A computed fold for a 93-nucleotide RNA from Solimonas sp. SE-A11, annotated as Glycine riboswitch aptamer. It was read from a public genome assembly, where an Rfam model found it. Model confidence (mean pLDDT): 76 of 100.
C1' cells in the first nucleotide's frame, strides 16, 4: 500500500399473519392474563419427504419444508436480509 472471503462493533432499510371466541383480574379499555380456534415466517431450533442449488448418486445447503420456540391492528419491540463506515483475519505490490 491494495483487492477479495471470512468475522466483530456501530449506523441505515427491513416483511407477513385475528381491532377472532370464552373465561377471569382491576385500572374500564384498542387493557392485562388463562385457555382455545384459525393463521404467519424474516429470532432461534429441527428436516432434506418435494421442488431448487452444490455437474449426477452418495453427502450437503439455503431465501426451500415443519411451525418445537416466536409472531398476528397501528406504535414500540423483535426481526432475516441488504447498504455503509471502523477494526480484526486472510492476500498483492
Nucleotide at each position: 500500500u491494495c483487492a477479495u472471503c471470512c468475522c466483530g462493533u456501530c449506523c441505515g432499510c427491513g416483511a407477513g399473519a385475528g381491532a377472532c371466541c370464552a373465561c377471569c383480574g382491576c385500572a374500564u379499555g384498542c387493557c392485562g392474563g388463562u385457555g382455545g380456534c384459525g393463521c404467519c415466517g424474516a429470532a432461534g431450533g429441527c428436516g432434506c419427504a418435494a421442488a431448487u442449488c452444490c455437474g449426477c448418486c452418495c453427502g450437503g445447503a439455503a431465501u426451500c419444508g415443519c411451525u418445537c420456540a416466536g409472531g398476528c391492528a397501528c406504535c414500540c419491540a423483535g426481526g432475516a436480509g441488504c447498504g455503509g463506515a471502523c477494526g480484526g483475519u486472510u492476500u498483492u505490490c